Background:
A computed fold for a 140-nucleotide part of an RNA from Tautonia sp., annotated as small-subunit ribosomal RNA, 3' minor domain. Its Rfam family is "Bacterial small subunit ribosomal RNA". Gene Ontology terms of the family: structural constituent of ribosome and ribosome. RNAcentral holds the full RNA, with entries from ENA and SILVA. The prediction has a mean pLDDT of 82.

[in-house]
Context: one part of a larger RNA
Parts: sequence; C1' cells; structure tokens
RNA sequence: CACCGCCCGUCAAGCCACCAAAGCGGGGGGCACCCGAAGUCGCUGAGCUCGCAAGGGCAGGCGCCGAAGGUGAAACCCGUGAUGGGGACUAAGUCGUAACAAGGUAACCGUAGGGGAACCUGCGGUUGGAUCACCUCCUU
Repeated sequence: CACCGCCCGUCAAGCCACCAAAGCGGGGGGCACCCGAAGUCGCUGAGCUCGCAAGGGCAGGCGCCGAAGGUGAAACCCGUGAUGGGGACUAAGUCGUAACAAGGUAACCGUAGGGGAACCUGCGGUUGGAUCACCUCCUU
C1' cells in the first nucleotide's frame, strides 16, 4: 500500500470487570421496655446483741442505682443475590452511511422534539467552512 481510502452507531457472538436490586444469611453498636445477681448507699429494723440509761451494732424487710439475660421497632455495615443496566475488549458476522473533500443537506456547540441505528428536524450560537464578489488595511 494513499477515496476500491478512512470511518460511526444499532443488532448478533465471545469474554471481562462494574453499577443497581426485591429477597436471604451474618455482624457490632445505639434506643425503648421487661426482668434483675453481687454490692454501695438511703429508709426501716417488733428479732439478736452491747449498754444502768441515752444510744449504738448486727440479722431481716423495702427502695435507688445496677452486670448478665429477655422482648420490640428502626438505622448502619459485610456477604450472597433472581433480575435489570450500561461499559471495555475481541483479524475477516448484520443493517445502514452519520463524520473526514463543499463528504455529496458545510461542520460543530447549546436546547427542544422525533427516529432501527448511526442520526433527523426546529430555534439560538461558533468558524476550528469551501467557493465567488466587494470593502478596509499593509508590503512591493
């Protein structure tokens, strides 16, 4: 290896990871309520005890707090996950031909609508558009 060029997207195949996800399994913690050991403290203390007495001590009873345990609703984290979604990649699959030349409707940007797909149409904008003519400036 140069227009018999380049190149875009849908669809199909393979492969890889990712995202979402009802449900399922697990985790630690917080909250509310229930129950409440030991023990301190408070109240009581007819019994026991010390004391001549006043009064004190002890057992016992009740209460506050209270570890563990139980129940409940919710949140969080981890794993798994039917299914859904796009993405990357893979010589020679399908449909078209959007872009690159004025790419055969100049292209692109924003926006709205529409469409198998690349895209198309409307409105506004840019020149990083070709061609032709004119104007202004500069050089000779």